[in-house]
Molecule: small-subunit ribosomal RNA
Organism: sediment metagenome
């Protein structure tokens, strides 16, 4: 810095998710070390124990001990008790607290301040208690009551009065009062101790500093308007009170103020800040440790004392809890520092020390400090160290992978040399500690240095599909599983598990969690609003926002300079100290929307003056469906009446209901009544928009033009407010023709709550009111300013011109279409901006839940306005591409339809298929492109299936080992169906060898091992072939040029063609794979060869060649390509047939041809054998045969082919059978020999019948093949003589030697042929034409399809899990209000109780002190209500689930164009009226 994900690919919009940092962090797995730090974030829950706050005998009176004394006493020490001083600081927590808080920066002329410095003054005289103690007493205990005695730096009277407060007063100074210097009056003070002394230490009033507070004021500092009004001590004034002190802080009277849209006031949330974290920055988020400030101290209230507290280890109360009790009473408060419960994912030791460093109290020694220093525990964090170097291939072993060759792991390891950081143990040993010396170290024998041993004691996690660095095998089989987003997983998984291997970080590695970043994804740097979300339906206008030209002041915004400030730490930059790094020591820097002071004056703001171009005015003209109200027209529909007339009308795709002989419809003539105003008429006019159209008058408003001329910035926008505001709705009264929601019939339909018909009522129209929304759209906010242009049109002037009208030119407004630049994702916008600035308002911020719930405002009501949230998904979505695809459109083909022949489908019968059936009926092929298909031919065999019997290195291949021997081999007994089984008998070969089959091997046999062998799955692992769109005319490249891009282009277009054939255009030039041609054949002919009796003729057969090219003429097209007509030719316009099949589709089809990857089976899924079955049969479909006759059957006669086969063979003549065939074997190894052409022809009969048609079935006899015709061939003869009389719906093949029709011939094959490949023979009808069917090519158009209409998707209902609304009610919290009640308590009141100082002779006052009574008030009751929360029978839509029901609304004209508002109606999507809008 970017990355992944919407799509078949693109470009944009936009969400979602990742890579980074970071943390008081947790868990998982793993853990040598040291050093800095750091550690209850959760229940401010409750708390055993122990410890954090004492100290002063130099303030006081006593008591005990020690020592000295016989004692008195003295001297040390120590101790509860008065007293002083401290406990308000140190330490903890973050519950309140959105301002009595904190930041920053001023103010105090309105104050405080013990200890601590300074300055200056004083420190007389007296007095009465009390606790310690002693006695008597009460309680369990806390504790405490009487009596008595006693001190003080305790209390207390009087004196003094520098001073100080107060009253009056002069003077001074301030911005100003209480400030400063002065006079007078009144009034207030004290404590000692210690020391031989000096003297120190104290103590009182005051001045002044420091240093610590109090108070005020400005400015900042979260969310929420679905919280919009709040407030009665409330705002102010007088005045008294209370404070240190100002001040409604109290209180009494007056006035009626105060705040608030720049957000009062409620809710809700949260201590603040220095900072920390993350960001390029600006910002976000946060407030652990450290520092500053507040608050708090079980919950609430409250004083007291004090210089300071309304007090964390004080006191009273109230509560609620724990604990003690002898039940009477009584203690307590860890949010100190340790530790315990209990919560929780989670957070250490009931250590050491006062050594340092700070703190109290002491004159001091000193004593006290859980502050503090240290050390324990946790890899929790950050920094650093190691866990060994160096060499060392036969590239060991194992382990994995393998193409079996081999490759990783891997110089890794062993091994050989070195090295000691760490470790382990010995030996030394700090600093931190000192300012005269001495003494003092928890930590800690730590760090640190020195030796010695030995490589010794140390490596793990986490990935590996892409994002994102790094791959293989095995297992598993949409299960287990994984996952941060896309997504893996259904038998070959680089994505799950393992295992080797490899990447990343390393004493940590991953993973959750949370904040920033990336996110320009709230855009101040820094976004947008035509179609992606996203312009208020339009005006008018207060507040607010912005504002012409110029002259003056002014300095408030702005600018700049200086002072203060912004504690420290922390940050960045130098320097330095711990080996180094974290850490940590200096010094600098930065940090404000601060304050104050000096200066600038361009812009801005404000005064004041002037200006006319903006804006308005006044004055001639003009255009128009602007609006209100009234008055009149005529032309249709309808209904009533009358004439005329007579069987229909009307309605539709087709019909029906309806209407109509009771006279319709249709025509005429009259009447009546609402509603709407043809033509004019337009891309045209008015209007701020909804809107607005017959003709006249009457009121009204606005623009536009021109022409001097007044004002003089009046001017723009516009939240809130006001108002208008289409249809449809709704009240109240009116009208009612014609239409027409609901409805009622009729129809299509599977339904048809529709679409069409026939009626029809609400409304549609009039008045007044209400409603206030729409695709209220230009989906485009108002305004002002600039920026090339052509055209048209509406309304106005002014020039030329003319006698005038026009016409031509030019301005101004308005309305459009096309386009320069330029915007823009892209389409498209383009002076009427979507350009280019500028003001001001609205409104967006991922899709769905939803414009929905709850509130809450407005409404009769329907409903509008406002307007979340849980929960879900990964994505929705815009614009444009390429296809596909359409019940869209254009052109074009084609046995595609038509024209027509002959036919299938009915029937018998053959064969395949599905079904059934069977032991087995073996597998495959299944729309078209499977069914006479694999099969060019199942009796055994084939065979793959079924039953039985049998083998097991095998029926058959290689290759190791091994052993036997009349061994391979031939014959071959018994038993068997056969395979098999071998008795017995003959009797080899090849190498070398030897007398000798003598030895040895070889080959053969035999065991035994490896391995064969599979028609066993996988055809969705796969090669090869093959169908099929299609013999369709299409499919791409290269280079250039257009698009941001995907893609265009070319290949589109005009003609033309069987053809992307060819011709012309032309940002395109070429080119490739198809097309055609070139091969083969058939037709004509030439020349050569050759034959089976011969010939230069012909035939024929080969072979090589010629012909045909739009080449010639005439038309016609554009001077083309081509078409149309004729010569002439065998053949003429690709002459006729064949092969020849572009890129791709169909996961088409084939593992049973063939190969072939993984699977599986290996005395069987494999070999042999033998008999069965592949031939089975109610049905049902596909291809065929033969027929139903007479254009035909029977009989006789007569004639004419081609292709082809043929030695395990075709086979003639002759002979014998009715005949199938038999004997038989002449000829043929084939242009030699063998194989009967039939339909057709001439004749005879037959006479329309189930026939002399059909010929099936079935019976008897025979042939032929073959070991063998039962199952289950074929073929003859003789007999038998079925359905069938031409074939529904629907469907087949043909366009000329073709269809039809006729026979023949091959190949398979031992025998079988109705099928299949070929062959000739006889031979037609018919095409108007492209509307429609099928299928295809081109081009355009829509699209929400892209697995591509066998697509996509919409709602109801039925199940199941989640979240949520309501809801009779049900339990809670909170904050106020009203009323009763009210502890402590401080004030104030009060007498009839108590009472040591003072007065006083004395009573007695005077003070006080408890007692009671009053305000206030914590808590507590009562009660109605407001806010908020859980829950809840039953319900309400919602999200989201496997292949669930119903239907087809929507994307194509989606099959009734579709979509907004309404309203009405229906199982659902929806349906119809109205009005609207093109999306």
């Nucleotide at each position: 810095a970017g990355a992944g994900u919407u799509u078949g690919a693109u470009c944009c919009c936009g969400g979602c998710u990742c890579a980074g940092g970071a943390u008081a962090a947790a868990c998982g797995c793993u853990g040598g070390c040291g050093g800095c730090g750091u550690g209850c974030u959760u229940u401010a829950u409750g708390c055993a124990u122990g410890c954090a706050a004492g100290u002063c005998g130099a303030a006081c009176g006593g008591u005990c001990u020690u020592u000295a004394g016989c004692a008195a006493u003295a001297a040390a020490g120590a101790c509860a008790g008065u007293g002083g001083c401290a406990a308000a600081c140190g330490g903890g927590u973050g519950a309140g607290u959105a301002a009595u808080a904190c930041a920053u920066g001023a103010g105090u002329a309105a104050c405080u301040u013990g200890c601590c410095c300074c300055c200056a003054a004083g420190u007389a005289a007296g007095g009465a208690a009390u606790a310690a103690c002693u006695c008597c007493g009460g309680g369990a205990a806390a504790c405490u009551g009487g009596a008595g005695c006693u001190a003080a730096u305790g209390c207390u009277u009087u004196a003094u009065g520098u001073u100080g407060u107060g009253g009056c007063u002069g003077g001074g100074g301030u911005a100003a009062u209480g400030c400063c210097c002065g006079g007078u009056c009144a009034c207030c003070a004290a404590a000692g101790u210690c020391g031989u002394a000096a003297g120190a230490c104290g103590c009182u009033a005051g001045g002044g500093g420091a240093g610590a507070g109090g108070c005020u004021c400005a400015u900042g500092u979260c969310c929420g308007a679905u919280u919009a009004g709040c407030u009665a001590g409330u705002u102010g004034g007088u005045g008294a009170g209370g404070u240190a002190a100002c001040g409604g802080c109290c209180c009494a009277c007056c006035a009626a103020g105060g705040c608030g849209a720049u957000g009062a006031u409620c809710g809700g949330u949260a201590g603040c800040u220095g900072g920390u974290u993350u960001g390029a920055g600006a910002g976000g988020a946060c407030g652990a440790u450290c520092a500053g400030c507040c608050a708090c101290a079980a919950u609430g209230g409250g004083a007291c004392u004090g210089a300071g507290a309304c007090a964390c280890g004080g006191c009273c109360c109230a509560u609620a809890c724990u604990c003690c009790u002898a039940c009477g009473g009584g203690a307590g408060g860890c949010a100190g520092c340790a530790g315990c419960a209990g919560g929780g994912a989670a957070u250490a030791u009931u250590g050491u020390a006062c050594a340092a460093u700070g703190g109290g109290c002491g004159a001091a020694a000193g004593c006290c400090u859980g502050a503090u220093a240290c050390a324990g525990c946790g890899a929790c964090g950050c920094c650093g160290c190691g866990u060994g170097a160096a060499g060392g291939a036969u590239g060991a072993a194992g382990a994995c992978c393998c193409u079996c060759g081999g490759g990783u792991u891997g110089u890794a390891a062993a091994c050989u040399u070195c090295u000691u950081u760490u470790c382990u143990c010995a030996g030394g040993g700090a600093a931190g500690a000192a300012a005269a010396a001495a003494a003092u170290g928890a930590c800690g024998g730590u760090a640190c240095c020195u030796g010695a041993g030995g490589a010794a004691u140390a490596a793990g996690u986490c990935a590996c599909g892409g994002c994102u660095a790094a791959c293989u095998a095995c297992g598993u089989g949409c299960c287990a599983g994984c996952a941060g987003c896309c997504g893996c997983g259904g038998u070959a998984a680089u994505a799950c598990g393992u295992a080797g291997g490899u990447g990343g970080c390393u004493a940590g590695c991953g993973u959750u969690a949370u904040c920033c970043g990336g996110a320009u994804u709230c855009a101040u740097u820094g976004g947008g609003c035509g179609u992606a979300a996203a312009g208020c339906g339009a005006g008018c206008g207060c507040a607010g926002g912005c504002g012409g030209c110029u002259c003056g002041g002014u300095a408030a915004g702005u600018c700049a300079g200086a002072u203060g400030u912004g504690a420290a730490a922390u940050c960045u930059c130098c320097c330095g100290g711990c080996u180094u790094a974290a850490c940590u020591g200096g010094g600098a820097g930065g940090g404000g929307u601060c304050a104050u002071c000096u200066g600038a004056u361009a812009c801005u703001g404000c005064c004041a003056g002037g200006c006319u171009u903006g804006a308005g005015g006044a004055c001639a003209g003009u255009a128009g469906a602007g609006g209100g109200a009234g008055a009149c027209g005529g032309a249709a529909u309808u209904c009533c009446c009358g004439g005329u007339g007579u069987a229909g009308u009307g309605g539709u795709g087709a019909a029906a209901u309806a209407c109509g002989u009771a006279g319709a419809u249709a025509u005429c003539g009259g009447g009546a009544g609402g509603a709407a105003c043809a033509c004019c008429a337009g891309u045209g006019g008015c209007g701020a928009a909804a809107g607005c159209g017959g003709u006249c008058u009457c009121c009204u408003a606005g623009g536009c033009u021109g022409u001097u001329u007044c004002u003089g910035a009046c001017g723009c926008u516009u939240a809130g407010g006001c108002u208008c505001g289409a249809a449809a709705g709704c009240g109240u009264g009116g009208g009612g023709a014609g239409c027409a929601a609901a409805c009622a019939g009729g129809a299509u339909u599977a339904g048809a709550u529709a679409c069409c018909c026939u009626g029809g009522u609400a409304g549609u129209c009039c008045a007044c009111g209400c409603u206030g929304u729409a695709a209220a759209c230009u989906a485009u906010g108002a305004a002002c300013a600039c920026u090339u242009g052509a055209c048209a049109u509406g309304g106005g002037g002014a020039g030329u011109a003319u006698c005038g009208a026009c016409c031509c030119u030019c301005c101004c407004c308005g309305u459009g279409c096309c386009g320069a630049a330029g915007c823009u994702a892209a389409c498209g916008c383009g002076u009427u901006a979507a350009g280019u600035g500028u003001u001001c308002c609205g409104c967006c911020u991922g899709g769905g839940g939803a414009g929905u719930a709850c509130g809450g405002u407005c409404g009769c009501a329907a409903g509008a306005c406002u307007a979340a949230a849980a929960c879900u998904c990964a994505a929705a979505g815009g614009a444009a591409u390429u296809g596909a695809c359409g019940g869209g459109g254009g052109c074009c083909c084609g046995c595609a339809c038509a024209a027509g022949c002959a036919g299938c489908g009915g029937a018998g019968c053959g064969u395949g298929u599905g079904g059934u059936u069977u032991a087995a009926u073996u597998c495959g092929a299944u729309g078209c492109a499977a069914c006479a298909c694999g099969a060019a031919g199942a009796a055994c065999c084939u065979u793959a299936c079924c039953u039985a019997g049998g083998c097991u290195u095998g029926a058959c291949a290689u290759g190791a080992c091994a052993g036997a021997a009349g061994u391979a081999g031939c014959c071959g007994a018994a038993c068997g169906a056969a395979a098999g089984g071998g008795a017995g008998g003959c009797c080899a070969a090849c190498u070398g060898u030897u007398a000798a089959a003598u030895c040895a091997g070889u080959a053969g046999c035999u065991g035994c091992c490896a391995c064969a062998a599979g028609u066993g799955c996988u055809g969705c692992a796969u090669g090869g072939c093959u169908g099929u769109c299609g013999u369709c005319a299409g499919c791409u490249c290269g280079u250039g040029c257009c698009g941001u891009g995907a893609g265009g282009u070319g290949u589109u277009g005009g003609g033309u063609u069987a053809a992307g054939u060819c011709c012309c255009g032309c940002a395109a030039c070429g080119a490739g794979c198809g097309c055609a041609a070139c091969c083969c054949u058939c037709g004509u002919u030439g020349c050569c060869a050759g034959u089976u009796a011969a010939u230069u003729u012909c035939u024929c057969u080969g072979g090589c060649g010629a012909g045909a090219c739009u080449g010639c003429c005439c038309c016609g097209c554009a001077a083309a390509a081509c078409g149309g007509g004729g010569a002439g030719g065998a053949a003429g316009g690709u002459g006729g047939g064949g092969a020849u099949g572009a890129c791709g589709u169909c996961a088409a089809g084939u593992c049973a041809g063939c190969a072939u990857g993984g699977c599986c089976c290996u005395u069987a899924u494999g070999c042999c054998u033998a008999g069965g079955g592949c031939u089975a049969c109610a049905c049902a479909c596909a291809c065929g045969c033969u027929a139903c006759a007479a254009u035909g059957g029977a009989c006789g006669g007569u004639a004419c082919a081609a292709u082809u086969g043929g030695u395990c063979g075709c086979a003639a003549g002759a002979g014998c059978g009715c005949a199938a065939g038999c004997u038989g074997g002449a000829g043929c190894u084939a242009a030699u020999c063998c194989g009967u052409a039939a339909a057709a022809c001439c004749g005879u009969u037959c006479u329309c019948a189930g026939u002399u048609c059909g010929g099936a079935u079935c019976g008897c006899a025979g042939g032929c093949u073959g070991a063998a015709a039962c199952c289950c061939g074929c073929c003859u003869g003789c007999g038998u003589g079925a359905a069938g009389u031409u074939g529904g719906a629907g469907u087949u093949g043909c366009u000329a030697g073709u269809a039809a029709u006729c026979g023949c011939a091959g190949g398979u094959c031992a025998g079988c042929a109705a099928a299949c490949u070929g062959c000739g023979g006889u031979g037609a009808a018919u095409a108007c034409g492209u509307u429609c069917u099928c299928g295809g090519g081109c081009c355009u158009u829509g699209u929400a399809c892209a697995c591509a209409c066998c697509g996509c998707c919409c709602g109801u209902c039925a199940c199941g899990u989640c979240a949520u609304g309501a809801a009779a009610g049900u339990c809670g919290g909170u904050a106020a209000c009203a009323c009763c009640u009210g502890a402590a308590g401080c004030c104030g009141g009060u007498g009839g109780g108590c009472u040591a100082a003072c007065c006083g002779c004395a009573a007695g006052g005077g003070g006080g002190c408890a007692g009671c009574c009053g305000u206030c008030u914590a808590g507590g009751g009562u009660g109605g209500g407001g806010c908020u929360g859980a829950u809840a029978a039953u319900u309400g839509g919602g999200a989201c689930g496997a292949a669930g029901u119903c239907g087809u609304a929507a994307c194509a004209a989606g099959g009734u164009a579709g979509c907004c508002g309404u309203a009405g109606c229906g199982g659902a999507a929806g349906c119809u009226g109205c009005g609207g809008c093109u999306g």